[in-house]
RNA sequence: UACUGAAAAAGGCAAACCAAGGGUAACCUUGGGACGCAAAACCACGGAACCAAUGAAACUAUAUUUUUGCAAGCGGAACGCGCAGCAAAAAUAUUCAGCUGAAUUGGUCAGCCGGGUUGCCAAA
Numbered sequence: 001u002a003c004u005g006a007a008a009a010a011g012g013c014a015a016a017c018c019a020a021g022g023g024u025a026a027c028c029u030u031g032g033g034a035c036g037c038a039a040a041a042c043c044a045c046g047g048a049a050c051c052a053a054u055g056a057a058a059c060u061a062u063a064u065u066u067u068u069g070c071a072a073g074c075g076g077a078a079c080g081c082g083c084a085g086c087a088a089a090a091a092u093a094u095u096c097a098g099c100u101g102a103a104u105u106g107g108u109c110a111g112c113c114g115g116g117u118u119g120c121c122a123a124a
Stems, first nucleotide, its partner, number of pairs: 004122002012037002017032006035111001041117003045114003049108006057100001061094010073083003
């Protein structure tokens, strides 16, 4: 010096929870409090997680159009030929619902993992 973390010492940090304050929220600050921690010190660079805004898409319903099928109510000499009706499919428009939600943008988190920087003690 690097790796490592047995023993001891000096000390350090502080999860959950509670109170006050800040933030739409994730969460943060201060005080109390300790589950733990040898980097539980610092940095959002990569990934994860979380929050907010926007929101593709699927799902519901209705309308319109087209196509196909049914059907003999009206018209017509007659032919589904015209009007009206029923059903199905497709397209388009609008629309319902929420622990849905791709993606994008902004944020939170260093006590999730990796990376970077610094640091106390010390045996093998």
About this RNA:
This is a predicted structure of a 124-nucleotide RNA (c-di-GMP-I riboswitch aptamer). Its Rfam family is "c-di-GMP-I riboswitch aptamer". Rfam links the family to the GO term cyclic-di-GMP binding. The coordinates come from a structure-prediction model, not an experiment, and the mean pLDDT is 80.